[in-house]
RNA sequence: GGGCGAUUAACUCAGUGGGAGAGUGCUACCUUCACACGGUAGAAGUCGGCAGUUCAAAUCUGCCAUCGCCCA
Numbered sequence: 001g002g003g004c005g006a007u008u009a010a011c012u013c014a015g016u017g018g019g020a021g022a023g024u025g026c027u028a029c030c031u032u033c034a035c036a037c038g039g040u041a042g043a044a045g046u047c048g049g050c051a052g053u054u055c056a057a058a059u060c061u062g063c064c065a066u067c068g069c070c071c072a
Base pairs, nucleotide, nucleotide: 001071002070003069004068005067006066007065010024011023012022013021018055026042027041028040029039030038048064049063050062051061052060
């Protein structure tokens, strides 16, 4: 330098055009002498950034950034 893949909650990930979600973690309460386990409820997201397409974009397209793999 070229090609490919990934980027969504604190972490690991799902979601292929119209409702942003799960598990773990976190907070409160119940339970216990106390902790853990368990139960109930809750908070936490500019969906990496900027443009474009569309009535409508996490999702499609372009560029940029970061990370990984391969080729030279």

Transfer RNA from a Spirochaetaceae bacterium, 72 nucleotides, folded computationally. The organism belongs to Spirochaetaceae, within Bacteria. Rfam family: tRNA. It is annotated as a transfer RNA.